A computed fold for a 463-nucleotide part of an RNA from Candidatus Peregrinibacteria bacterium CG11_big_fil_rev_8_21_14_0_20_49_14, annotated as small-subunit ribosomal RNA, 3' major domain. The organism belongs to Candidatus Peregrinibacteriota, within Bacteria. The sequence was found in a public genome assembly. It matches the Rfam family "Bacterial small subunit ribosomal RNA". Gene Ontology terms of the family: structural constituent of ribosome and ribosome.
[in-house]
Context: one part of a larger RNA
């Protein structure tokens, strides 16, 4: 000086308490353990691994298997030889590959040879999703947006250190004040930055009928500034006034010193150590999708705050040319024909929405709940949908009637709820992510307890 305490004091935070909705069971979907397997590729394993790397495993991906092949290799850079390049067609084969032919002769240069490509050949290298994340950069995760970490001088101490940084009181804050052997400084809070909420000027196509909304750009506003208590009349609390908005206005970006030899050599870079007729290329076809279980993390639901049919309203954010696809037509539908427009504030997706509201049925039933699973018969991507898409019709209708022990997640335009949209992507196993709106609550008396955290102090047989 730390660490630790079922030691003290003070203080925080959906950490509990109050309160809303869930998970724990039930079918699915997803990921994992585990078993199986040729092979089920590899990483991740409290928190801080499990809908994670994966913002898209039928081939490819693809690292894994089986089989067939190849060896300077699919990739680069030099050397030597021939051939322009490049189209084709035929034989074997599941291809890759092997062999066999026909067309073509092109560009700089007077020539010699050059320049792009292909083939063949020689060895230098090339390749390696092999091995180390305990050799390493980068990046990230987590204590934690916690409120700390430290540094010069100076002073104290034999020294290790100390002090600053204690204490009062005060804040979301080592935020500010007072005081003090300190005094200042730096990384952190804090502001500066975007976003959203008001208003004002400017402009004005694609938007607007006008006045408006709107979009764009540039200003303005909030600062305890004002007014009263309180208090060292300090810092700041605590009421109120005006105001669109009030004491950080709301959200975001932003993560001090440092912990876990935390994660990742399979994004990428690298150092070493291994492979080199293979651990490396190429090809088919299989696996990553297996199924006695056992977690995790969601969807869908057990229904009358409901289910069903007609009927009628209001969104924001976004994408779009190997794209979006409109009117009309055809098809119970999925889809199909059609073909206008739009490189979009124009024109599509998309009349953009659902929930919600008006009314009809259904009455408490495993039901007009629920929709699993299976049968039959389509559309559609795409060389191919057997293993293995995805969506529609008809039929079929399973568990399940609110879920132990135990746990989670939220304080407000938040919880719930209900829909849109992206990305990645021919298609899609999307019920995940990521964004955008609509409807819209309860509750907190307080800090005794549970859990993490912070500042002092105290013990220690710990470092």
């Nucleotide at each position: 000086a730390g660490a630790c305490g079922g030691g003290g004091a003070c203080c925080c935070a959906c950490a509990c308490a109050a309160g809303c909705g869930g998970u724990g069971g039930a079918g699915c979907a997803u990921g994992g353990g585990g078993u199986u397997u040729a092979a089920u590729u590899c990483g991740a394993u409290g928190a801080u691994a499990a809908g994670c790397g994966g913002a898209g495993a039928a081939c490819c991906u693809c690292a894994c298997c089986u089989a067939g092949g190849u060896u300077u290799g699919a990739c680069a850079u030099c050397c030597c030889g021939g051939a322009a390049a490049u189209c084709g067609a035929c034989u074997g084969g599941a291809a890759a590959c092997a062999g066999u032919u026909g067309a073509g002769u092109g560009c700089c240069g007077c020539a010699a040879g050059g320049a792009a490509u292909c083939c063949g050949g020689u060895g230098a290298c090339a390749g390696g999703u092999g091995g180390u994340g305990c050799a390493c950069g980068g990046u990230c995760g987590u204590c934690g947006u916690c409120a700390g970490c430290u540094c010069g001088u100076g002073c104290c101490u034999u020294g290790a250190g100390g002090u600053g940084u204690a204490c009062u009181g005060u804040u979301a804050a080592g935020u500010c004040a007072g005081c003090a052997a300190a005094c200042g400084a730096g990384c952190g809070c804090a502001a500066c930055c975007c976003u959203a909420a008001u208003c004002c000027u400017a402009u004005g196509u694609u938007g607007c009928u006008u006045u408006u909304u709107c979009a764009u750009a540039g200003g303005a506003g909030a600062c305890u500034g004002c007014c009263g208590c309180c208090u060292c009349c300090a810092a700041g609390g605590c009421g109120g006034a005006g105001g669109a908005a009030g004491g950080u206005u709301a959200g975001g970006a932003u993560g001090a010193c440092g912990u876990c030899a935390g994660a990742u050599c399979u994004g990428c870079g690298u150092g070493u150590c291994c492979c080199u007729u293979a651990u490396g290329c190429c090809u088919a076809g299989g696996g990553c999708a297996a199924c006695a279980c056992c977690c995790g993390u969601g969807c869908u639901a057990c229904a009358a705050u409901g289910g069903u049919c007609g009927g009628u309203a209001c969104a924001a954010a976004g994408g779009g040319c190997a794209g979006c696809c409109a009117a009309c037509c055809c098809g119970c539908g999925a889809g199909g024909g059609g073909g206008a427009g739009c490189c979009a504030a124009u024109c599509c997706c998309a009349u953009c929405a659902a929930a919600a509201c008006c009314g009809g049925c259904c009455u408490c039933a495993g039901u007009u709940c629920g929709g699993a699973u299976u049968g039959a018969a389509g559309u559609c991507u795409g060389c191919a949908a057997c293993u293995c898409g995805a969506c529609u019709u008809c039929a079929u209708g399973a568990a399940g009637c609110u879920g132990g022990a135990a746990u989670c997640g939220c304080u407000a335009g938040u919880a719930a709820c209900c829909g849109u949209g992206a990305a990645u992507c021919a298609g899609c196993u999307a019920c995940g992510u990521c964004a955008c709106g609509g409807u819209g609550a309860a509750u907190a008396u307080g800090u005794u307890c549970c859990u993490g955290g912070g500042u002092c102090u105290u013990g220690u047989a710990c470092u």